Large-subunit ribosomal RNA, domain IV from an Acidobacteriota bacterium, 346 nucleotides, folded computationally. The source organism's lineage runs through Bacteria, Pseudomonadati and Acidobacteriota. Its mean pLDDT, the model's own confidence on a scale to 100, is 82. It was read from a public genome assembly.

Context: one part of a larger RNA
RNA sequence: CCCCUGUGAAGGAACUCGGCAAAUUUACACCGUAACUUCGGGAGAAGGUGUGCCGUCGGCGGUGAAGAGGUUCUCCCUCCGAGCUGCUGGCGGUCGCAGUGAAAUGGCCCAGGCGACUGUUUACUAAAAACACAGGACUCUGCUAAGUCGAAUACGACGUAUAGGGUCUGACGCCUGCCCGGUGCCGGAAGGUUAAGAGGAAGUGUUAGCUGGCCCUCGGGUCAGCGAAGCUCAGAAUUGAAGCCCGUAACUAUAACGGUCCUAAGGUAGCGAAAUUCCUUGUCGGGUAAGUUCCGACCUGCACGAAUGGCGUAACGAUCUGGGCACUGUCUCCACAGGGGGCUCA
Repeated sequence: CCCCUGUGAAGGAACUCGGCAAAUUUACACCGUAACUUCGGGAGAAGGUGUGCCGUCGGCGGUGAAGAGGUUCUCCCUCCGAGCUGCUGGCGGUCGCAGUGAAAUGGCCCAGGCGACUGUUUACUAAAAACACAGGACUCUGCUAAGUCGAAUACGACGUAUAGGGUCUGACGCCUGCCCGGUGCCGGAAGGUUAAGAGGAAGUGUUAGCUGGCCCUCGGGUCAGCGAAGCUCAGAAUUGAAGCCCGUAACUAUAACGGUCCUAAGGUAGCGAAAUUCCUUGUCGGGUAAGUUCCGACCUGCACGAAUGGCGUAACGAUCUGGGCACUGUCUCCACAGGGGGCUCA
């Protein structure tokens, strides 16, 4: 010097990002206990008093000796009740600094944000305001269900719409306004478009034959044109299941009226410098001697807002923020002690 532990004058958070850490409190009995509230809670609220040992006198129990009575007499029943013992109270006395004499054993209050709550989570830096949740809403599914895995079996479910799957919201209270243009889904079916297939018009190629030119041994050869049937190639109109895409009418509904912009409509209730406010330490009030935080208001909402829910809310929280009481070596400002290291020597 370091670590662990203990004690401390006076002060008592002046420390610090922040009371981090430590200290206070702590058991049991009794008294007493606010706002608020979903009437259950809050609550061990808060705040007080007592606690050892000895003597004596009670109270309520347990067991039940001896004795007495009854008797169906080795037994059993009833009465009284000693002794021992459990719990609890009154009075008196007594010792210590101290009686839950050690140990174990809540510090408390006020206000606000978020999440209703118990629960779950990043095994090894995050426990939370994140996830879940009961409750609410929409949607799919009629059973060989939808859905999942998949070769099959299987699950869903030995269930059957008060059931099962998916998505969103997230107890409870008061509520949840406007917009259907885009996108998605559901419904509709008049018109347009559309595949394979069916269909086969008009054609393509080939050439028996015919016509013409040239050669010719008059038998024929060759070239050009036309060209039936057959074969071949290609194929129009028309017809043709389901799906995809595009356009559009009528009707309904809404709007106090008119205009304009965009993209259909322009933010209702409630809340608001907020987990959201840049300017900003906004302004006013409260708390402090002094307050960028906090609480209450204002509204100029850069850029809240209604199930990506809005605003409240008792209870709850190893949650976050601000304040207070108590308490303390956190500090003013350090000191000493015990143990273990380090260090020196062997």